Record summary: Predicted 3D model of a 115-nucleotide RNA (SAM riboswitch aptamer (S box leader)) from Sediminibacterium sp. It was read from a public genome assembly, where an Rfam model found it. Taxonomically the source falls in Sediminibacterium (Bacteria, Pseudomonadati, Bacteroidota, Chitinophagia). The prediction has a mean pLDDT of 78.

RNA sequence: UACUUAUCAAGAAAGGCAGAGGGUCUUGGCCCUAUGAAGCCUUGGCAACCCAUGUAGUUUACUCAACUAUAUGAAGGUGCCAAUUCCAGUCCUGUACUGCAGGAGAAGAUAAGUC
Repeated sequence: UACUUAUCAAGAAAGGCAGAGGGUCUUGGCCCUAUGAAGCCUUGGCAACCCAUGUAGUUUACUCAACUAUAUGAAGGUGCCAAUUCCAGUCCUGUACUGCAGGAGAAGAUAAGUC
């Protein structure tokens, strides 16, 4: 870098340096920002993907093991700590007006795995 699978309505910020942008990119909205954006550092926290333990089930003649579901935990590897992934863009459905609601998709993010 590419591919596969899972999740994306919940949760969790202070300080220091810095100094104008930021919310992935394009477009349109909307919003954050000199009461200090991005970025970097320190400390703290959230969560539970990997992880640990228990229980039940499936495969097996049984055990082991693997897988699935579920409960608990948080030492370690990641991740995250404005707004649903901030909302929409494409398609479908309902309502019946160029609006509202719902579903799917695309793109993206994160984790685990494969080449």